[in-house]
RNA sequence: GGGCGCGUAGCUCAGUGGUAGAGCACGUCACUGAUAAUGACGGGGUCGGAAGUUCGAUCCUUCCCGCGCCCA
Numbered sequence: 001g002g003g004c005g006c007g008u009a010g011c012u013c014a015g016u017g018g019u020a021g022a023g024c025a026c027g028u029c030a031c032u033g034a035u036a037a038u039g040a041c042g043g044g045g046u047c048g049g050a051a052g053u054u055c056g057a058u059c060c061u062u063c064c065c066g067c068g069c070c071c072a
Stems, first nucleotide, its partner, number of pairs: 001071007010024004018055001026042005048064005
């Protein structure tokens, strides 16, 4: 330098055009002598950035940024 993949909650990941979800973690409560476990409820996201297409973009297109793999 070229090609491909990935970027979504604190972490691991779903979601492939129509108001953004799960598990774990975290908080409160219940339970306990007290923890753990368990149960109930709850908080938390400008979906890496910018532009474009569209009535509408996490999703499609382009550029940029970061990470990984391959080729040279």
Predicted 3D model of a 72-nucleotide RNA (transfer RNA) from a bacterium. Model confidence (mean pLDDT): 83 of 100. It matches the Rfam family "tRNA". By type it is a transfer RNA.